[in-house]
RNA sequence: CGCCGAAUCCGCGAUAUCGCGAAACCGGGGACCCACGUAAUUCCGGGGUGAAUCGGUUGCUCUCUCCUGAGGCAUCCGUAGGGCACUUCCACGCCCGAACCCGUCAGCUAACCCGGUAGGCGGCAUGGA
Numbered sequence: 001c002g003c004c005g006a007a008u009c010c011g012c013g014a015u016a017u018c019g020c021g022a023a024a025c026c027g028g029g030g031a032c033c034c035a036c037g038u039a040a041u042u043c044c045g046g047g048g049u050g051a052a053u054c055g056g057u058u059g060c061u062c063u064c065u066c067c068u069g070a071g072g073c074a075u076c077c078g079u080a081g082g083g084c085a086c087u088u089c090c091a092c093g094c095c096c097g098a099a100c101c102c103g104u105c106a107g108c109u110a111a112c113c114c115g116g117u118a119g120g121c122g123g124c125a126u127g128g129a
Base pairs, nucleotide, nucleotide: 001122002121003120004119008023010021011020012019013018024117025116026115027114028113029112034107045105046102047101048100049099054078055077056076058074059073060072061071063070064069081096082095083094084093088129089128090127091126
């Protein structure tokens, strides 16, 4: 000086850390109506943040088993989707396609209620309209 992300800025107090408040941004809960359902729910739980879903090969493992199939884990290959220096579109190229949380419970949802403001990276950042 920038990138991913909501994760920035200001004030007061304390004076390493931190606490409180406001603005801004973000998330969750929560009516009528609508949707779902026609008994309902019940371990094959269910749900949330996020782009991070879904499928296949191979190997291992568990249960049943003649075969086999399903579940879990790992590797590899794809994929819904997402990111890349003003914005949008097109073209090209390079990446990501995770992780975590709630705790048996939640559709949407006005009023209202409750939370978050972390962390991790890069160093001339393609071309055309």
This is a predicted structure of a 129-nucleotide RNA (c-di-AMP riboswitch aptamer (ydaO/yuaA leader)) from Nonomuraea glycinis.
Model confidence (mean pLDDT): 80 of 100.